[in-house]
Context: one part of a larger RNA
RNA sequence: GAUGGAACGCUAGCGGCAGGCUUAAUACAUGCAAGUCGAGGGGCAGCACAGGUAGCAAUACUGGGUGGCGACCGGCAAACGGGUGCGGAACACGUACGCAACCUUCCUUUAACUGGAGAAUAGCCCCUCGAAAGAGGGAUUAAUACUCCGUAACAUGUUGAUAAGGCAUCUUAUUAAUAUUAUAGCCUUCGGGCGGUUAAAGAUGGGCGUGCGCCUGAUUAGAUAGUUGGCGGGGUAACGGCCCACCAAGUCUGCGAUCAGUAACUGGUGUGAGAGCACGACCAGUCACACGGGCACUGAGACACGGGCCCGACUCCUACGGGAGGCAGCAGUAAGGAAUAUUGGUCAAUGGACGAAAGUCUGAACCAGCCAUGCCGCGUGGAGGAUUAAGGCCCUCUGGGUUGUAAACUCCUUUUAUCUGGGAAGAAAUGCCAUUUUUCUAAAUGGUUUGACGGUACCAGAGGAAUAAGCACCGGCUAACUCCGUGCCAGCAGCCGCGGUAAUACGGAGGGUGCAAGCGUUAUCC
Numbered sequence: 001g002a003u004g005g006a007a008c009g010c011u012a013g014c015g016g017c018a019g020g021c022u023u024a025a026u027a028c029a030u031g032c033a034a035g036u037c038g039a040g041g042g043g044c045a046g047c048a049c050a051g052g053u054a055g056c057a058a059u060a061c062u063g064g065g066u067g068g069c070g071a072c073c074g075g076c077a078a079a080c081g082g083g084u085g086c087g088g089a090a091c092a093c094g095u096a097c098g099c100a101a102c103c104u105u106c107c108u109u110u111a112a113c114u115g116g117a118g119a120a121u122a123g124c125c126c127c128u129c130g131a132a133a134g135a136g137g138g139a140u141u142a143a144u145a146c147u148c149c150g151u152a153a154c155a156u157g158u159u160g161a162u163a164a165g166g167c168a169u170c171u172u173a174u175u176a177a178u179a180u181u182a183u184a185g186c187c188u189u190c191g192g193g194c195g196g197u198u199a200a201a202g203a204u205g206g207g208c209g210u211g212c213g214c215c216u217g218a219u220u221a222g223a224u225a226g227u228u229g230g231c232g233g234g235g236u237a238a239c240g241g242c243c244c245a246c247c248a249a250g251u252c253u254g255c256g257a258u259c260a261g262u263a264a265c266u267g268g269u270g271u272g273a274g275a276g277c278a279c280g281a282c283c284a285g286u287c288a289c290a291c292g293g294g295c296a297c298u299g300a301g302a303c304a305c306g307g308g309c310c311c312g313a314c315u316c317c318u319a320c321g322g323g324a325g326g327c328a329g330c331a332g333u334a335a336g337g338a339a340u341a342u343u344g345g346u347c348a349a350u351g352g353a354c355g356a357a358a359g360u361c362u363g364a365a366c367c368a369g370c371c372a373u374g375c376c377g378c379g380u381g382g383a384g385g386a387u388u389a390a391g392g393c394c395c396u397c398u399g400g401g402u403u404g405u406a407a408a409c410u411c412c413u414u415u416u417a418u419c420u421g422g423g424a425a426g427a428a429a430u431g432c433c434a435u436u437u438u439u440c441u442a443a444a445u446g447g448u449u450u451g452a453c454g455g456u457a458c459c460a461g462a463g464g465a466a467u468a469a470g471c472a473c474c475g476g477c478u479a480a481c482u483c484c485g486u487g488c489c490a491g492c493a494g495c496c497g498c499g500g501u502a503a504u505a506c507g508g509a510g511g512g513u514g515c516a517a518g519c520g521u522u523a524u525c526c
Stems, first nucleotide, its partner, number of pairs: 001526001006522005013378006019371002021336001026334003030331003035076003040073002043069002047067003051062004083289003093213007102206002107202008115149004125138005155180011185194003215261003222252003227249004232244003264286004268279004291312005314325004342368001344367003350364001351362004381412004391403005418462005426453001431448007470515005475496003481510005491498002
């Protein structure tokens, strides 16, 4: 000098854009953050409406018939999105490749099929136990839930034949025989639409492996028995000591093994002329984790943040028998700390889940609030104005210098602030209506509906200089000097060093210098 996720002191007018627990991966009150589908199903707790009964009426009772729908069965989603950086020095990450050893829901394309039957179970109802959480029993019922049968190959297995390759075990291709393996319906304007099953291909996403790169310490020199390899098996979607039996005795290491310490990695960021050095907040990609540890289940995908089981620590409820919980999601609280924000609004846009759709959900997201934390922009007025006023300060003191064109005063302007009026873009689609084409589906055109931010941005007008300047420094480095006070005291200080009676170095004042809504200080890095 530069930098920032900074902090502290003094000060503070506005706007735009960004950023905001670096510490305790400490503990968490409360609310919300993952649901959706009635066009899969039985149904009807609550709401509304037909209908029915009673009543002159108000009204009461009833009412799955309808709109819908709590709880329940079922499907899909919940493995994404969001958070954090504990662990990990490792094929975790980066980069270049490989898998003749693999999987892939949803999506796209192609082919074929979608036949018949059955047994249950939740819910509802009844009973029992329990303080609760909940649990047990009985009766009864449905499905795109479950089971069985049938059918099926270009799928899978076995066997045979042929051809090619190979010394051989065998491999590949073609072909034949044989065995095995599937399903679910719903809506309809009756035209169809949406599904389901099997197989193949694509796309996408993942899994596995290899080379190279990847911090410090030798005051860590030897490490290793599933260890290194083979054979056979088990397991897996798949290769492999991944696991197991047997056999061999290997494997790594001074080009640093092993051990110890530290650390998420990268694109990048800061600085620097560069080489380099330091860092990895925000944004983007990857990894790891979800109270600590372990385990599997479901599933296309997890060994699963807001799923399950076990152990442990902690907290809460309890009728003492027993139960409940997990903010490193968004807000918020306590604690720690020099230090880091609102228990806000909306699904309007973008994106996601479900749904045929309308739509529902979405603390993702978009917005608003707080903070000079940073960067950028604007303003705090402009022109004229000399009795160079008064006051302050200084001096060689009837005077002069300086503050200083500064003020007063005259004329002008109105950014910003205040008030008044107008007022967006972000909206495209979907939906609805109409028309046209079309056998329908559908497509096209036109109209209409939908904005949290927000009466915000922006525009226009009104009056009035009105609403707006501080901070640090002035011995040298280093731009900027005098007086007074103090008297090695009080104090200053980044280094050199100032202060013991004339201190440009301490404290105050006047003046000056530098930056400016900031200015200084402290700590880190270059």

Annotation: The part of an RNA shown here (small-subunit ribosomal RNA, 5' domain) has 526 nucleotides and comes from an uncultured Bacteroidota bacterium. The prediction has a mean pLDDT of 85.